[in-house]
RNA sequence: GUCCCCGUGGUGUAGUGGUAGCACGUCAGGUUCUCACCCUGGCGGCGAGGGUUCAAUUCCCUCCGGGGGUA
Numbered sequence: 001g002u003c004c005c006c007g008u009g010g011u012g013u014a015g016u017g018g019u020a021g022c023a024c025g026u027c028a029g030g031u032u033c034u035c036a037c038c039c040u041g042g043c044g045g046c047g048a049g050g051g052u053u054c055a056a057u058u059c060c061c062u063c064c065g066g067g068g069g070u071a
Stems, first nucleotide, its partner, number of pairs: 001070007010024004018054001026042005047063005
């Protein structure tokens, strides 16, 4: 240089056009003499910009970041 893959809460991941879910963590409450475990609930996220569409995490383009193949 060129080709391919990935980017979703603090962390790991699901979701491939129609309400963004799960686990851990965190916060509050319950339980306990106290802590831990356990139970219930809350907060918190689609890398950036543009396009297509009634509707985009999802499709298209560019860029940014990470990884791999090839020379």